[in-house]
RNA sequence: GCCUCCGUAGCUUAGCGGUGGAGCGUGCGGCUGUUAACCGCAAGGUCACCAGUUCGAUCCUGGUCGGAGGCG
Numbered sequence: 001g002c003c004u005c006c007g008u009a010g011c012u013u014a015g016c017g018g019u020g021g022a023g024c025g026u027g028c029g030g031c032u033g034u035u036a037a038c039c040g041c042a043a044g045g046u047c048a049c050c051a052g053u054u055c056g057a058u059c060c061u062g063g064u065c066g067g068a069g070g071c072g
Stems, first nucleotide, its partner, number of pairs: 001071007010024004018055001026042005048064005
């Protein structure tokens, strides 16, 4: 330098163009003599960034940035 893939909650990740979910973690509560475990509830996301297409974009297109892998 070229090619491919990836970027979504603190972490790991799901998500047919039509209200963004889960597990773990965190907070509160229940249970227990206490802690842990278990059970319930809650908070937490400008969906990397900038444009475009569309009535409507996490999703499609172009570019930028970052990460991983491959080729040279």